Molecule: Bacterial RNase P class A
Organism: Ramlibacter sp.
RNA sequence: GAAGCCCGCCAGGCCGUCGCUGGUGCAACCGCCGAAAGGCCGCACUGGAGGAACGUCCGGACUGCACAGGGCAGCGUAGCAGGUAACCCCUGCCCGCCGUGAGGCGAGGAUCAGAGCAACAGAGACGAGUCCUGAGUCGAGCGCAAGCGAGAUGAAGGGGUGAAACGGGCAAUCUCUACGCGCAGCAAUACCAAAUAGGCCAGCUUUGAUGUGGCUCCGCGGAGCUGGCGGGUAGGUAGCACCGAGCCGGUGGGGCGACCCCCGGCCCAGAGGAAUGACGGUCACGCGUGGGCGACCACGCGCACAAAAUCCGGCGUAUCGGCGGGCUUCACAC
Numbered sequence: 001g002a003a004g005c006c007c008g009c010c011a012g013g014c015c016g017u018c019g020c021u022g023g024u025g026c027a028a029c030c031g032c033c034g035a036a037a038g039g040c041c042g043c044a045c046u047g048g049a050g051g052a053a054c055g056u057c058c059g060g061a062c063u064g065c066a067c068a069g070g071g072c073a074g075c076g077u078a079g080c081a082g083g084u085a086a087c088c089c090c091u092g093c094c095c096g097c098c099g100u101g102a103g104g105c106g107a108g109g110a111u112c113a114g115a116g117c118a119a120c121a122g123a124g125a126c127g128a129g130u131c132c133u134g135a136g137u138c139g140a141g142c143g144c145a146a147g148c149g150a151g152a153u154g155a156a157g158g159g160g161u162g163a164a165a166c167g168g169g170c171a172a173u174c175u176c177u178a179c180g181c182g183c184a185g186c187a188a189u190a191c192c193a194a195a196u197a198g199g200c201c202a203g204c205u206u207u208g209a210u211g212u213g214g215c216u217c218c219g220c221g222g223a224g225c226u227g228g229c230g231g232g233u234a235g236g237u238a239g240c241a242c243c244g245a246g247c248c249g250g251u252g253g254g255g256c257g258a259c260c261c262c263c264g265g266c267c268c269a270g271a272g273g274a275a276u277g278a279c280g281g282u283c284a285c286g287c288g289u290g291g292g293c294g295a296c297c298a299c300g301c302g303c304a305c306a307a308a309a310u311c312c313g314g315c316g317u318a319u320c321g322g323c324g325g326g327c328u329u330c331a332c333a334c
């Protein structure tokens, strides 16, 4: 200098104007919407997207339902050891494969329980057998005889095809073994709660045209009115913005490491048709054009992927451009 490998980080900054949204305080307790439950207007201060908020692929928290225990079925996982709330995640080591290397990848239990499967080629492919060769045996026929000999049968071996030919492979085919898993998901769920319709209870009135029990009459029943109760729906509130598997910092301690412990500091978005924006200025970055010997100047354009919706830990995928650290290989110079 070139080409790579691994790890970490940033994701434009500042100012002004207008606007949206959460919280707290003040003001108000009046007014507005609503039957109610409940919600709303003003002012001030303050908070307001991401490394992936994404896909919803795994694992949990939380909630409801179910549940004595065990088994079957179903689904999942699979070297060994560890980390973690948990995991199909992460770490270390072993083994295998790829790479010159730094490194990367691995669905890495079992084929003496059983079943299934294999393109092309080849006679034959999971079933056993024989395409060619062929010792030997039999043998039409020929020969006086020795013998020759079409043909038939044919062990072992050899040849040929193929990745593989009574010998293996595949478990990323079923299966077996070991271990794990109850089911559903915030549209979970809990509470408040209309109108209308229907249900139940009580009281009063009425009916006998119908049913029924005893059969003057009364009860059950039917109809009407009044009052009450309870359930579901619309709607509203909570769940839900969290003192937490929380975030930041530490030449603090343990461990190779994932990670754990300790100390100090912090409170960090929360709507629910869904806020986190728009415009202008300026600085920074990149590209293009023009000018300049040059440092540079002017103008224009661009600045990715994508955006919370109960929360958290992972994995996977997308991503303009840029920064930092460690390492490898090759070439050259000293």
Base pairs, nucleotide, nucleotide: 001330002329003328004327005326006325007324008323009322010321012283013282014281015280016279017278018277020048021047022046023045024044025043026042031040032039033038050305054316055315057314058313059312060311061310062185063184064183065182074181075180076179077178078177079093080092081091082090083089094108095106096105097104098103109176110175114174115173116170117169131159132158133157136153137152138151141148142147189238190237191236192235199229200228201227202226203225204224205223206222207221211220212219213218214217246266247265248264249263250262252261253260254259285302286301287300288299289298290297291296